[in-house]
The prediction has a mean pLDDT of 84. A computed fold for a 112-nucleotide RNA from a Chloroflexota bacterium, annotated as SAM riboswitch aptamer (S box leader). The organism belongs to Chloroflexota, within Bacteria.
């Protein structure tokens, strides 16, 4: 870096340290000197090992449990949207709005 494949409406500080960014990319809208990345400690959560772990099985394997290791994540739903379909105000456009599905991201694990 491509590809599979499973998950994103929950969850996490009123610490230290640092100095201006910062939310993926484009439009927006937003967070920031009442202090942004970054770092540290802290914490969340349970995808993957692990457990002389607990239970189920059609012996593949499933499902619950812990948090020791390995990643992760810790404003706003993946902060909204872009494309396609349905739809609701409206006679109709314009405009504001719901729902579904895609597209693109993120992590997890497994191959190349």
């Nucleotide at each position: 870096c491509u590809c599979u494949u499973a998950u994103c409406c929950a969850g996490a500080g009123c610490g230290g340290u640092g100095g201006a960014g910062g939310g993926a990319a484009c439009g927006g809208c937003c967070c920031a000197a009442c202090g942004a990345a970054g770092c540290c400690c802290g914490g969340c959560a349970a995808c993957c090992g692990g457990c002389u772990g607990g239970g189920a099985u059609c012996c593949g394997u499933c499902c619950c449990g812990u948090a020791c290791g390995g990643u992760g994540c810790c404003a706003a739903c993946u902060c909204c949207g872009a494309c396609c379909c349905c739809u609701g105000c409206c006679c109709g456009a314009a405009g504001c709005g719901g729902g579904g599905g895609g597209a693109a991201g993120a992590u997890g694990a497994g191959a190349g």